This is a predicted structure of a 274-nucleotide part of an RNA (large-subunit ribosomal RNA, domain VI) from a Caldisericaceae bacterium. Rfam family: Bacterial large subunit ribosomal RNA. Gene Ontology terms of the family: structural constituent of ribosome and ribosome. Lineage of the source: Bacteria > Pseudomonadati > Caldisericota > Caldisericales > Caldisericaceae. Its mean pLDDT, the model's own confidence on a scale to 100, is 89. The full RNA is in RNAcentral, with records from ENA.
Context: one part of a larger RNA
RNA sequence: CGCAGGAGAUUUGAGGGGGUUUCCCCGUAGUACGAGAGGACCCGGGGAAGGAAACCGCUGGUGUACCAGUUGUCCCACCAGGGGCAUGAGCUGGGUAGCUAAGUUUCUACCAGAUAAAUGCUGAAAGCAUCUAAAGCGUGAAGCUGACCUCAAGAUAAGAUCUCCCAUCCUUUCCUUCGGGAAAGGGGUAAGACCCCUUGUAGACCACGAGGUUGAUAGGCACGAGGUGUAAGCACAGCAAUGUGUUGAGCUGACGUGUACUAAUAGGUCGAGG
Repeated sequence: CGCAGGAGAUUUGAGGGGGUUUCCCCGUAGUACGAGAGGACCCGGGGAAGGAAACCGCUGGUGUACCAGUUGUCCCACCAGGGGCAUGAGCUGGGUAGCUAAGUUUCUACCAGAUAAAUGCUGAAAGCAUCUAAAGCGUGAAGCUGACCUCAAGAUAAGAUCUCCCAUCCUUUCCUUCGGGAAAGGGGUAAGACCCCUUGUAGACCACGAGGUUGAUAGGCACGAGGUGUAAGCACAGCAAUGUGUUGAGCUGACGUGUACUAAUAGGUCGAGG
């Protein structure tokens, strides 16, 4: 820009894309077959490997400052308690959210149609024979078309359904039964949308989603979950190192619930006349 008014939702599916792998075991059955050795089709059941997708409840990984321990040194006058540096975490032990695999779940299925090679029926040309490069009719693949997952109306043949908004003002040209009408252009609006702002289940930007005081969108705060592992101070025991009690304490990024304390204020732009 188009989809013959303008919007907000929900969809149909023309047509694309993806996936559709391989093996083992058991029963039938040591049956059919075979002198024996050996050893099935069909049918039914159970697994494995590979691949794919999704997810983080479980098992783990990571988790750059969430918690603790600790060495050297400098600083906060000193003790105690802390901070800096030693990597752009000093080292060590753990670890929430998120992201993840080695973790978990599911799929890789059934079925249908048309076929290939092949195998047939009927059957002439050619009194026989012949599956047919004769008419006609079958069976028959991991392959093809559906079925499964996914994108999808720019599918210009531009689809469908539901809901919302309405008939304003001006200019020019044309028509006029002089009441008005039509077309083009413009202004202000409706439903609605955007800018702007708070943001995340989204994300390079854009887009998408949740919100903007008629508000829990983010931060803060409160409580909690989870993590770490018993803070500091004080008291007691011990000459002391240290231990014990207060105490599952103190601290705590992303998680949950709540709460307008802070910030989403105020405002601007676009948008129909069929």